A computed fold for an 83-nucleotide RNA from a Planctomycetota bacterium, annotated as transfer RNA. Its Rfam family is "tRNA".
[in-house]
């Protein structure tokens, strides 16, 4: 250098342009059970919030579209594999 898969929340990972702040697991945090834990179960796990709604967010900058975690370029990092 060329080729192919990949980067999603605190961590693994699902996610077909709209039903997505995004399923599913674990960890955390509160709760209920427990003589205490552990097991187990239930609720919460991005901000703010009057709880209806807003605001930002899927490697990083553009772009295409009414609308992008998803499609396109181009960078950047991972891994295999050719040379």
């Nucleotide at each position: 250098g060329g080729g192919c898969a990949g980067g999603u929340g605190c961590c693994c990972g699902a996610g077909u342009g709209g039903c997505c702040a995004a399923a599913g697991g674990g960890a955390a945090c509160g709760g209920a059970c427990u003589g205490u834990a552990a097991c187990u179960c239930c609720g919460u796990c991005g901000g703010c919030u009057u709880u209806a709604g807003c605001c930002u967010u899927c490697a990083g900058u553009g772009g295409u579209u009414c609308g992008a975690a998803u499609c396109c370029a181009c960078u950047c990092c991972u891994g295999c594999c050719c040379a």